[in-house]
RNA sequence: GCGCGCUUAGCUCAGUGGUAGAGCAUCUUCUUGACGUGAAGAGGGUCGGGGGUUCGAUCCCCUCAGCGCGCA
Numbered sequence: 001g002c003g004c005g006c007u008u009a010g011c012u013c014a015g016u017g018g019u020a021g022a023g024c025a026u027c028u029u030c031u032u033g034a035c036g037u038g039a040a041g042a043g044g045g046u047c048g049g050g051g052g053u054u055c056g057a058u059c060c061c062c063u064c065a066g067c068g069c070g071c072a
Base pairs, nucleotide, nucleotide: 001071002070003069004068005067006066007065010024011023012022013021018055026042027041028040029039030038048064049063050062051061052060
C1' cells in the first nucleotide's frame, strides 16, 4: 500500500429499515442478627466521527479514525 472483519450501556454481546435490548455489574427496597444468597424495582446509550439514500437508518452507500487478520 491492497483486501476482509469488527466498533451498540461500566464489561461481554444481541438487534439485517419503523422511536435500542439481554446477562453481569451499580443503586434502592424487602428478606437476614450481619454479610452473602434470593425477590422486586431503578438509573445508565446523541448505536466510534462526518456525510449521503429513504417518509423513516444501529441496519443500506461513501468517507475518516481506531482495533484485528491476511496479502504484498

Transfer RNA from a Minisyncoccota bacterium, 72 nucleotides, folded computationally. Model confidence (mean pLDDT): 83 of 100. It matches the Rfam family "tRNA". Its family is annotated with triplet codon-amino acid adaptor activity in the Gene Ontology. The organism belongs to Minisyncoccota, within Bacteria.